[in-house]
RNA sequence: CAGCGAAAAAGGCAAACCGGUUGUGAAACCGGGACGCAAAGCUAUGGGUCUCGAACGAGAUCGCCAGGCUACCGAA
Numbered sequence: 001c002a003g004c005g006a007a008a009a010a011g012g013c014a015a016a017c018c019g020g021u022u023g024u025g026a027a028a029c030c031g032g033g034a035c036g037c038a039a040a041g042c043u044a045u046g047g048g049u050c051u052c053g054a055a056c057g058a059g060a061u062c063g064c065c066a067g068g069c070u071a072c073c074g075a076a
Stems, first nucleotide, its partner, number of pairs: 004074002012037002017032006035063001041069003045066003048061005
C1' cells in the first nucleotide's frame, strides 16, 4: 500500500413512526425519534421497483442489487 473486517478507540449516519414544508406524483427537505449500518459517504453508469404521460419520453429511489470514486481504525 492492497485485500480483509477480529478486538478496541475516536467518531459518523439514521429505518419505521410523528409534526411541519415543497411537489400532479413517486418522493424530498427540516425537527423529533432509533430499526439498523464498516462505507447506510458521493455518484443515476447498468439493472430492478415506483411516479407522471396516449405514446416518444421525463422524473424518483444509492438504507433494492451491481459498478465507479473517496474514507476512520488495524488482528489473522